[in-house]
Predicted 3D model of a 74-nucleotide RNA (transfer RNA) from Sphingobacterium alkalisoli.
Its mean pLDDT, the model's own confidence on a scale to 100, is 80.
Lineage of the source: Bacteria > Bacteroidota > Sphingobacteriales > Sphingobacteriaceae > Sphingobacterium.
The RNAcentral record of the sequence draws on ENA.
RNA sequence: UGCGGGGUGGAGCAGUUGGUAGCUCGUCGGGCUCAUAACCCGAAGGCCAUUGGUUCGAGUCCAAUCCCCGCUAC
Numbered sequence: 001u002g003c004g005g006g007g008u009g010g011a012g013c014a015g016u017u018g019g020u021a022g023c024u025c026g027u028c029g030g031g032c033u034c035a036u037a038a039c040c041c042g043a044a045g046g047c048c049a050u051u052g053g054u055u056c057g058a059g060u061c062c063a064a065u066c067c068c069c070g071c072u073a074c
Base pairs, nucleotide, nucleotide: 002071003070004069005068006067007066010025011024012023013022019056027043028042029041030040031039049065050064051063052062053061
């Protein structure tokens, strides 16, 4: 320089033909217990890297830009 992969709650990830964003862990509240852990129930927390476009409708398709990882060339 080029090519490929990735960016989604606090962390790790899913979201397969476009149709109201989910799982595990964590956090908070409650239950259980002499108590803690474990276990059980419930809750909060993300508009999906940014901007624009297509569409009735975009995490998903298109373009540009930013960041991370790998490969490659000088």
It matches the Rfam family "tRNA".